[in-house]
Molecule: transfer RNA
Organism: Minisyncoccota bacterium
RNA sequence: GCCCUUGUAGUUCAAUGGAUAGAACUGGGAACUUCUAAUUCCCCGAUGUAGGUUCGAUUCCUACCGAGGGCA
Numbered sequence: 001g002c003c004c005u006u007g008u009a010g011u012u013c014a015a016u017g018g019a020u021a022g023a024a025c026u027g028g029g030a031a032c033u034u035c036u037a038a039u040u041c042c043c044c045g046a047u048g049u050a051g052g053u054u055c056g057a058u059u060c061c062u063a064c065c066g067a068g069g070g071c072a
Base pairs, nucleotide, nucleotide: 001071002070003069004068005067006066007065010025011024012023013022018055027043028042029041030040031039048064049063050062051061052060
């Protein structure tokens, strides 16, 4: 330099064009308990950036940025 894959919550993963982006763990609060642990309930929290297509984009297209891999 060229090519391929990939980017969603603090972490690990769903959602492949359609209603308010969902779950587990973590975090906060409450209940229970003499206290702690465990358990139950509730809450907070995310689509890498900028454009394009579309009535509608996490999803499709383009560029850039980041990560991984291959060739040279």